[in-house]
Molecule: small-subunit ribosomal RNA
Organism: uncultured bacterium
RNA sequence: GAAUGAACGUUAGCGGCGUGGUAAGGCAUGCAAGUCGAGCGGUAGGGAGUCACUCACCAAACCCCCGGUGAAACCGGGGGCUGAUGUGCUGGUUGGGUUGGAAAACCCGAUACGCAAAUCGGCCCGGCGGCUCUGCCGGGGGUUAGGUGAGUGACUCCUGAGAGCGGCGAAAGGGAGAGUAACGCGUAGUUACGUGCCCCGAGGACCGGAAUAGCCACGGGAAACUGUGGGUAAUGCCGGAUGAUAUCUUCGGAUCAAAGGGUGUGAUUCCGCCUUGGGAGCGGACUGCGUUGUACUAGCUAGUUGGUAGGGUAAUGGCCUACCAAUGCGAUGAUGCAUAGCGGGCGUGAGAGCGUGGCCCGUCUCACUGGGACUGAGACACUGCCCAGACACCUACGGGUGGCUGCAGUCGAGAAUCUUCGGCAAUGCGCGAAAGCGUGACCGAGCGACGCCGCGUGCGGGAUGAAGGCCUUCGGGUUGUAAACCGCUGUCGUAGGGGAGGAAGGCUCCGUGAAGAACGGGGUUUGACCUAUCCUAGGAGGAAGGACGGGCUAAGUUCGUGCCAGCAGCCGCGGUAAUACGAACCGUCCAAACGUUAUUCGGAAUCACUGGGCUUAAAGGGUACGUAGGCGGCGCUGUUAGUCGGGUGUGAAAGCCCUCGGCUCAACCGAGGAAUUGCGCCCGAUACUGCAGUGCUUGAGGGAGACAGAGGUAAGCGGAACUGAUGGUGGAGCGGUGAAAUGCGUUGAUAUCAUCAGGAACACCGGUGGCGAAAGCGGCUUACUGGGUCUCUUCUGACGCUGAGGUACGAAAGCUAGGGGAGCGAAGGGGAUUAGAUACCCCCGUAGUCCUAGCUGUAAACGUUGAGCACUUGAUCGAGGACCCCCCCAUAGGUUCCCGGUCGUAGCGAAAGUGUUAAGUGCUCCGCCUGGGGAGUAUGGUCGCAAGGCUGAAACUCAAAGGAAUUGACGGGGACCCGCACAAGCGGUGGAGCAUGUGGUUCAAUUCGACGCAACGCGAAAAACCUUACCUGGGUUUGACAUGUCGGUGGUAGGAAACCGAAAGGGGCCCGACCCCGCAAGGGGAGCCGACACAGGUGCUGCAUGGCUGUCGUCAGCUCGUGUCGUGAGAUGUUGGGUUAAGUCCCGCAACGAGCGCAACCCUCGCCCCUAGUUGCCAACGGGUCAUGCCGGGAACUCUAGGGGGACUGCCCCGGUUAACGGGGAGGAAGGUGGGGAUGACGUCAAGUCAUCAUGGCCUUUAUGUCCAGGGCUACACACGUGCUACAAUGGCCGGUACAAAGGGUCGCAAACGCGCGAGCGGGAGCUAAUCCCAAAAAGCCGGUCCCAGUUGGGAUCGCAGUCUGCAACUCGACUGCGUGAACGCGGAAUCGCUAGUAAUCGCGAAUCAGCAGGUCGCGGUGAUACAUUCCCGGUCCUGCACACACCGCCCGUCAGGCAGUUUCGC
Repeated sequence: GAAUGAACGUUAGCGGCGUGGUAAGGCAUGCAAGUCGAGCGGUAGGGAGUCACUCACCAAACCCCCGGUGAAACCGGGGGCUGAUGUGCUGGUUGGGUUGGAAAACCCGAUACGCAAAUCGGCCCGGCGGCUCUGCCGGGGGUUAGGUGAGUGACUCCUGAGAGCGGCGAAAGGGAGAGUAACGCGUAGUUACGUGCCCCGAGGACCGGAAUAGCCACGGGAAACUGUGGGUAAUGCCGGAUGAUAUCUUCGGAUCAAAGGGUGUGAUUCCGCCUUGGGAGCGGACUGCGUUGUACUAGCUAGUUGGUAGGGUAAUGGCCUACCAAUGCGAUGAUGCAUAGCGGGCGUGAGAGCGUGGCCCGUCUCACUGGGACUGAGACACUGCCCAGACACCUACGGGUGGCUGCAGUCGAGAAUCUUCGGCAAUGCGCGAAAGCGUGACCGAGCGACGCCGCGUGCGGGAUGAAGGCCUUCGGGUUGUAAACCGCUGUCGUAGGGGAGGAAGGCUCCGUGAAGAACGGGGUUUGACCUAUCCUAGGAGGAAGGACGGGCUAAGUUCGUGCCAGCAGCCGCGGUAAUACGAACCGUCCAAACGUUAUUCGGAAUCACUGGGCUUAAAGGGUACGUAGGCGGCGCUGUUAGUCGGGUGUGAAAGCCCUCGGCUCAACCGAGGAAUUGCGCCCGAUACUGCAGUGCUUGAGGGAGACAGAGGUAAGCGGAACUGAUGGUGGAGCGGUGAAAUGCGUUGAUAUCAUCAGGAACACCGGUGGCGAAAGCGGCUUACUGGGUCUCUUCUGACGCUGAGGUACGAAAGCUAGGGGAGCGAAGGGGAUUAGAUACCCCCGUAGUCCUAGCUGUAAACGUUGAGCACUUGAUCGAGGACCCCCCCAUAGGUUCCCGGUCGUAGCGAAAGUGUUAAGUGCUCCGCCUGGGGAGUAUGGUCGCAAGGCUGAAACUCAAAGGAAUUGACGGGGACCCGCACAAGCGGUGGAGCAUGUGGUUCAAUUCGACGCAACGCGAAAAACCUUACCUGGGUUUGACAUGUCGGUGGUAGGAAACCGAAAGGGGCCCGACCCCGCAAGGGGAGCCGACACAGGUGCUGCAUGGCUGUCGUCAGCUCGUGUCGUGAGAUGUUGGGUUAAGUCCCGCAACGAGCGCAACCCUCGCCCCUAGUUGCCAACGGGUCAUGCCGGGAACUCUAGGGGGACUGCCCCGGUUAACGGGGAGGAAGGUGGGGAUGACGUCAAGUCAUCAUGGCCUUUAUGUCCAGGGCUACACACGUGCUACAAUGGCCGGUACAAAGGGUCGCAAACGCGCGAGCGGGAGCUAAUCCCAAAAAGCCGGUCCCAGUUGGGAUCGCAGUCUGCAACUCGACUGCGUGAACGCGGAAUCGCUAGUAAUCGCGAAUCAGCAGGUCGCGGUGAUACAUUCCCGGUCCUGCACACACCGCCCGUCAGGCAGUUUCGC
């Protein structure tokens, strides 16, 4: 991705076509197989007719009596009929249906017959009233023919339910897949067989008989059911006759049959019956081939295999029986076990395949479970029978009944699968002559988005790009022409109306016809269900969701959350900026559906037939021999099995495919074709394979002659060494180790000599040498023996290769039995080592190691590479033969065969590598592999004495395990080199006191940051207030500060005294404005007040950031372009040989160049020159002073500050590769980078900083902002870092005396002079500075003193008295004087700095700063030691690696604790 008989979640408008049960678990109820009266006997009932009897009812006509009414026209009113319109009731009639025994009830349809009321039009009547004669009407009585209805009985006819006999059917149709691994199925064949109904042909049907159900009578039983007696029919049953073309046969013969009925005037004719032949279709049986897994199932078999004779069957056959024989099957997998109906097909796939067998079709099997037969053409029978069992139901307890795996339906089980529907109208089936009846087959409808297909949910216009939502860089963007709005259409759905078709047929009449066959015509009749489609109405009106948006994979933003909640197919997301969780908006994909789950195929060449592998990733058997099997050299002949070609039969239909057609399209359906790659048969071909035959010699083997060798077995022999024993010499140790000890030794060891004994192993030769199948084989000799090589080309004639099983051999260790035992030496003992040391080291030492006989059968049994054959460029080395060349011999050289190595071409390979000894190219055969762990474990089997071997899983679990190579990092790996890295040395730190920073502690607060190097005299180049960020308390809220908008405001803003207050602040007599325009009035601005936007934050996050900085490290590195090599990562360049401080330079080189770094360019110091000459300088000249460049002057010098020169391995010698360069030298102020500074590559450390600054996000807003006072940052048991001062005589103290550099100074530096012991004060010249001042340099030098001590060392601490700064020195400044006089006598483990003007030591200045320096940054003075690379710490190359947040890595096992399980024991 495709698919499904699916299920689940969310959602859902319509239609068509399909489709829908897991427990072959149990089933209530209804239906699912009947039909024929034209086979038979015949019944209940119904109908009609006739006759008889009984009962009831009606009444014309005539006669008599009584009562009422009463002409026409007209008027009024009434009635009836009819037409139209619209309506109600449902009584009747009629057609059909359902249920029912019937009566009857119910349902559907038709009719407008009936009833009721209304309107209008037309027509008619008019017996009523107005109004009356004949007449008419009503009532009563009497007489008579007749009529009608009901019931009962008899007869005749018609119809006729249910039951029965009989026939046919019920063996079909429908369901299910339990069983079955089988001739069950599929395919192709075979025949020893059967066949109702159907078709064709031939022949026949004569005469009789006896029963039996139904029925009647009487019984039994609860029921189901059943007994006895009587009597009856047939197309039921039986006998006889007839009889061949049938059957049997000894070929003479024998045997076997029938049913009639219907229609009709009439049957030979139509339907049946009997016998027989043939056909069609169907069935039975047999055979070849095909058909799941398992060998952890290897042997199975007595009717078993075959034969003979019988039996049985429709029919062959051990199908069955008797007898005889002892077979038959099996590694090409028997037997067993597990699973399963099979096929057409279906899903997937490019195909080959793989998976599957639901719907439809064919077939098999089953019908509650098991067994059995009966009937029949057919069954061992789904809704038949019998027996047994389980289950269920009824029962009067005696006994009975049942079988949904038919259609519906129910329970149950389950994630899960439907209506107890309609109809026989169609198709089909059964019966019937037919009408017809039956049919849960079937046709339809219902339910379910379960599937496939189709349609719709609108179309066009519409920008102010509306509102709202979301985002935003605040400009806008997006949702989005989307909506609104305007115009239009009318599918589907809704309502109403019309309406084809599915209908063919049946019946009847007429015609034709011989016909009751068939055909034609007319009439009539048949639809359960569905409506297609058309018309009308109305209105955008009723109709959109689901999943997804980190990658795979199309589609992203914001907010919320903060390893929580959650997601997840795999990788993986989530720990405060989540495109991955949740939500929103937006988007993507599909759409009446969308996702999820399950399953199959694909991708997966990931079981590899097509189409894989086995050196190192999983995988070559330890090795050989050899059975089956597989494969096999060169000719000829035959055969044609395989093979190839052609033809033919079959390969059902459906399905797939193509074409055409039918539903508006499609799904779906119809027709035709193709295909069906298979199997059978026939014909042909004969190259190849097979088979048969016959040859050949090159494969293979034999023979002859030579040759090499640790090949094997057995016996014998030998020397060295070792140990032991005996004796001699000798005299204190030996032995052993990193160092020791155990051990041995004065009872004489070790050492040494001699003799003897014993066992094991064979130095040198000895070698990527040899032999062997492998394991393996090493002193010498002999015997026996296997294999190999070369040469000759003499023989055989394919005899060959491989090899599942099998057999043999098979290191070491181990086992059994018996020997042997020198050395070594598991176990064990002791000594050391160690935290421990059940180890490594040492001293002993038992099995064992050795031999004989047997067992075991494994190894990193490795070349991690199976065996054989052939082919494919080479070079070189070693071993063994034969030959050639040179006149001969030998060597060298060459050719050839065989064996063993190395390098390497092509090729191969993931690469490493391999490469004629293949891992190349081919062929043949065997073994083996299919992710890691579990596990070579468990179990079973088998072998073994045992140990154990061989064979050999699963559950569960992981998202990897693994190979080769690459770059790094790392190594208690190697090589090289450099660096104050070590070493050498000087001085320190660590001990003391104090200073300072930090930790800790404390506190209201002791603000914050910095934490190995690379935090800790750091941010801080100055905390008494301020700073200040902290704490306490007091105030304040548009604010201490910025911008904007609106409103207000002149006694406003502002200022100052008193007053309150700690201050901030409050308050307020009084004073009292400013700028612009304007004559003025007034307006505007600023200020102020109020309001609103906002300000503010040293609040958090340096792991969201910018910038800046530290560090590796001033280490020499880090890269790029093009090219080349490599599949690639990557390599090369950048490695190598030299050299350098340097990836500096040279040479070489598949590299050639380039960039950032190095160096140089810059500053400074060192030499010289030029220029300039004040404030600096003073050589010469002059002046002046006690003295001084003090003055005139000078421009030489120093110096100042501008410019320039100078150094480049330039020169010489030597080395080196002729180079780079190095060593030495000359010259030079300086020499190989002259010293110092500035300068810091790619990067690393989530290094540091949100508190310099900037900044995203978050938080805060009468406070986390802001103002103020006081306090704190200065605390103090303690710990650490950095310093200062010391411990003294190279010193302290006192006196004298000399020489700097670099700086600073007007809010300043301050001289002289005076005062004070001093800090300092007074003073104020000079100086905005080469002019004046700070300013005294100190160590040094000279002299004196101290005399080794807690001191005249050391100065802490404390007391008193002062000075200065400052608003203010209490917390908490510096300094001075006097007094006090602590620790400390050179510092444990450890540790730091430094290589030259350096260390050390000495002082001076500056920044900060009111004041405060032991800190920091500068300056000069004095001025040493070392010359090496073994080791420690950091750099280049090689190498190993299981590391890659990279050794502070990775990782193994135990245990504590917790949970779960198994087993055992106790109770």